This is a predicted structure of a 525-nucleotide part of an RNA (small-subunit ribosomal RNA, 5' domain) from a marine metagenome. The coordinates come from a structure-prediction model, not an experiment, and the mean pLDDT is 81.
Context: one part of a larger RNA
């Protein structure tokens, strides 16, 4: 000089975009932050309508109607929030898997046949305070399990050719494994939306390697699954992954192993570069989700808003026993120099479920509050000399505030009031037409939807009215003079200033710099 996610002192008009617990990954009261599908399935309650009995209160019966819990089926592994751990293939960058999986999505072949048995729900008991739990009986499915087929597919195997290898590719036999579901509109299927095998892609993921980037030798030896083979297991796969055996090997001054710190990184700061420093916000990967273990389910977790054991914590409780996990978004406590609202809306993007329609979604879009930060703009503009007054100097003439004000003529930015006002939004969906067997598709029109919005913006009204400070003035360093004060009070980043005429303390005027900021004050370069 430049910069900060900054504090702190004085001060403070407006707008636009961004950023806002660095510290205790401490505890957390309230809400809300992931459901959805009646076009997968039995089926209740209320409410309607009609009969039928009535003791006129009502009862029942069918229908209709509706979607509370259930079952199932996706999703809940994203999406958001932290940085605690990790000196590692975690990360960046390159290579690779003859060792590997992929739901949903695309494209392509072939199928979708026949049966069974149960079970939540309901009802009915029964135990508990409560969460909740148990027996009985009874029923559905695209839920479970048979049986058939096998276009494929997998094992086993035999040629041919390839190739660096454990093998790839192709053709063949043999014998064994290994599918499935319906739903819905409709006179009707070649019709929507599914379901099963298969191949091939897409996307995500798993894994292996070469290189790279912290301190510390006041850590110099480390290592027995340790390094390697042979063989089993074990994963989706390759592999001490893991285990039996068999050698005795591997790291290592080019710093192993040990200790400290740390998430990496694209970037971001600062510098003429080379480098240092840094890793908030966005964006990639990674870790974690009270704490320490485990696994289930799944196409994907070893799973923040799932299970299960352990531990601490902390709540309910009828004392037997159960509940909880804000490092989501608001908020609340500690802590600390410090960091916001217990707000709107799903209108837009985007994600989930559904055929849709529509549901959700604290993501995200939007508003608030803070000068935390960049950026724009105001706070008036021209004229005005008897250079008024008032202040402060003063050689007492004047000299300076100072064209500054007053006075005069204008403007009208913001901020005030009033009235106008696109644009985010239409390609879903509805309605109609057209194509069409078609209520699929897919082509045209019309219509519907806005949290923000009392917004941007644009007109007009009144008025100079509502809008300046802070620091500092020996030198460095741009800025002086009187008064007070007397090594006192006090300043001070360094030099060093004050002990009677302090430009250096304090006040006052003037004057400098910067300006809605200016100073400190801590980091970094």
């Nucleotide at each position: 000089g430049a910069g900060u996610g900054a504090a702190c002192g004085c001060u403070g008009g407006c707008g636009g975009c961004a950023u806002g617990g660095u510290u205790a990954a401490g505890a957390c009261a309230u809400g809300c932050a992931a459901g959805u599908c009646g076009a997968a399935c039995g089926a209740a309650a209320a409410g309607c309508a009609u009969g039928a009995c009535u003791u006129c209160g009502g009862u029942u019966a069918u229908g209709u109607g509706g979607a509370a819990a259930g079952u199932g089926g996706c999703g809940a592994a994203c999406g958001g929030g932290u940085g605690c751990g990790u000196a590692a293939c975690a990360c960046g960058u390159g290579a690779g898997c003859a060792a590997c999986c992929u739901g949903c999505c695309c494209u392509u072949g072939a199928g979708u046949a026949u049966g069974g048995a149960a079970u939540a729900g309901c009802c009915c008991g029964c135990c508990g305070a409560a969460a909740g739990g148990c027996g009985g009986a009874u029923u559905a499915a695209u839920g479970c399990c048979g049986u058939a087929u096998g276009u494929g597919g997998c094992c086993u195997u035999u040629c041919a050719u390839c190739g660096c290898a454990u093998g790839g590719u192709g053709a063949g036999g043999u014998g064994g494994c290994u599918a499935a579901a319906g739903c819905u509109u409709g006179u009707a299927a070649u019709g929507g939306c599914g379901c099963u095998c298969a191949a091939g892609g897409a996307u995500g993921g798993g894994c292996u390697c070469g290189c790279g980037g912290c301190c510390u030798a006041u850590c110099a030896g480390c290592u027995u699954g340790u390094u390697g083979g042979u063989g089993a297991g074990g994963u989706a796969a390759a592999g001490g992954c893991u285990c039996a055996c068999c050698a005795a090997g591997g790291c290592u001054a080019a710093g192993a192993c040990g200790g400290g710190u740390a998430g990496c990184u694209g970037g971001u700061c600062u510098g003429a570069g080379a480098g240092g420093a840094u890793g908030a916000u966005c964006a990639g990967c990674c870790a974690c989700a009270c704490c320490g273990g485990g696994a289930c389910u799944g196409a994907g977790a070893c799973a923040c808003g799932g299970c299960c054991c352990g531990g601490a914590c902390a709540c309910c409780u009828a004392c037997g026993g159960g509940u909880g996990g804000c490092a989501g978004c608001a908020g609340u406590u500690u802590c600390g120099a410090a960091u916001c609202a217990u707000u709107c809306a799903c209108a837009a993007u985007g994600g989930g479920c559904g055929a849709a329609a529509g549901c959700c979604u604290g993501a995200u879009g939007g508003u608030g509050c803070a000068a935390u930060g960049c950026c724009g703009c105001g706070u008036g503009g021209a004229g005005g000399a008897u250079g008024a007054c008032g202040g402060c100097c003063u050689u007492a003439g004047g000299g300076u505030u100072g064209u500054a004000a007053a006075c005069u003529c204008c403007u009208g930015u913001c901020a005030u009031u009033g009235g106008g006002g696109a644009g985010c939004a239409a390609u879903a969906a509805g309605c109609a037409g057209g194509u069409u067997u078609a209520u699929a598709g897919c082509c045209u029109g019309c219509c519907c939807u806005g949290a923000g919005u009392u917004a941007a913006c644009c007109c007009a009204a009144a008025g100079a009215g509502g809008a300046a400070g802070a620091g500092g003035u020996g030198g460095c360093u741009a800025a002086c003079u009187c008064c007070g004060u007397g090594c006192c009070a006090g300043c001070a980043g360094c030099c060093g200033c004050g002990g009677u005429a302090a430009u250096a303390c304090g006040g006052a005027g003037a004057c400098c710099u910067c300006g809605a900021g200016c100073g400190u004050u801590a980091c970094u370069c």